[in-house]
Transfer RNA from a Candidatus Woesearchaeota archaeon, 72 nucleotides, folded computationally. Its Rfam family is "tRNA". Lineage of the source: Archaea > Nanobdellati > Candidatus Woesearchaeota.
RNA sequence: GGGCCUGUAGUUCAAUGGUAGAAUGCACCCCUCGCUAGGGUGAGGCUGUGGGUUCAAAUCCCGCCAGGUCCA
Numbered sequence: 001g002g003g004c005c006u007g008u009a010g011u012u013c014a015a016u017g018g019u020a021g022a023a024u025g026c027a028c029c030c031c032u033c034g035c036u037a038g039g040g041u042g043a044g045g046c047u048g049u050g051g052g053u054u055c056a057a058a059u060c061c062c063g064c065c066a067g068g069u070c071c072a
Stems, first nucleotide, its partner, number of pairs: 001071007010024004018055001026042005048064005
C1' cells in the first nucleotide's frame, strides 16, 4: 500500500427496509430467620462518524475513523 471481516445498552450478542430486543450486570420491590438462591418492576442505546437513496435505513450505496485478519 491492497483485499476481506467487525463496530448496536456497563459487558456479550440479536434485529437483513417499517416503534432497536435478549442474556448478564445495575436500582427498587416481593419471598425468606437470612441470603450469594427464586419471582416481579424499572432505568440504561437515536446503532463508530459524515453524506446519499427511499414515504421510511442499524439494515442498501459512498467517504472517513478504529479494531481484527490475509497478501505484498